[in-house]
RNA sequence: GAACGAAAAGGGCAAACCUGUCGAAAGACGGGGACGCAAAGCCACCGAUCUAAGGGAGGACUCCUACGAUGGCGGGGCUGCCGGA
Numbered sequence: 001g002a003a004c005g006a007a008a009a010g011g012g013c014a015a016a017c018c019u020g021u022c023g024a025a026a027g028a029c030g031g032g033g034a035c036g037c038a039a040a041g042c043c044a045c046c047g048a049u050c051u052a053a054g055g056g057a058g059g060a061c062u063c064c065u066a067c068g069a070u071g072g073c074g075g076g077g078c079u080g081c082c083g084g085a
Stems, first nucleotide, its partner, number of pairs: 004083002012037002017032006035072001041078003045075003048070003054065005
């Protein structure tokens, strides 16, 4: 340095749920709370999934659509603590 993650140390993050705010929604953020996580740190680049305000189609109502969202869905990129069983 690369790859890897047994045991350990110091720590870190925080699912569901409750609650406040924001949002059309999906969902996000703050507080409480811990199911889990060695990248559960960062990036929507590829795939996947969710939503459909706006736009489009058709008579209602429905369908299509991401420039919205998920990084705790898979892959990829960048960075990083400890250890060498």